[in-house]
């Protein structure tokens, strides 16, 4: 270094302003937010090796390798949430409501063009779109409340074991 256990931590941000109105963080103008891995031409460090400049020199810069560590909301997969399904319970019973799994299927799972720079960009510069479970609500909710002191992609530690 790398794999495997077992445990333990952490693991989602945003409604200020005006309008209409009897009511709107829910509509209409302005406004705000961006979840986890991967890609990834930029950054930023570090040390050795190669190669060069400047030094009488001890040194010192600059280019390459090479490692980490950071960069996409709309390129590629994942999650959460509904639908799904699979059991329970009750019940006004081909139905309904609740409650527990499940992660099979993927059905809702969304959403990007221009332009520049270049050998090469969906990720880099600049522009101008575009998107956001479900329930609930004196009015339609990415921004309130609620399931949620929850789950969980995965991060990250400790400890054990194998290579």
């Nucleotide at each position: 270094a790398u794999u495997c256990g077992u445990u333990c931590u952490c693991a989602g941000g945003g409604c200020g302003g005006g309008g209409u109105g009897a009511a709107a963080c829910u509509c209409c103008c302005c406004a705000c937010c961006g979840g986890c891995g991967g890609u990834a031409a930029c950054g930023a460090a570090a040390c050795c090796c190669g190669g060069u400049g400047c030094g009488c020199a001890a040194g010192u810069g600059c280019c390459g390798c090479u490692u980490u560590c950071g960069a996409a909301g709309c390129c590629c997969g994942c999650g959460a949430g509904c639908g799904c399904c699979c059991g329970g319970u009750c019940u006004u019973a081909u139905g309904g409501a609740c409650c527990g799994g499940g992660g099979u299927c993927a059905g809702c799972a969304g959403a990007u063009u221009c332009g520049g720079u270049g050998u090469g960009a969906a990720u880099c510069c600049g522009a101008a779109g575009c998107c956001g479970a479900c329930g609930g609500u004196u009015a339609u909710a990415g921004u309130c409340c609620g399931g949620a002191u929850g789950g969980a992609a995965g991060a990250g530690a400790a400890c054990g074991g194998g290579u």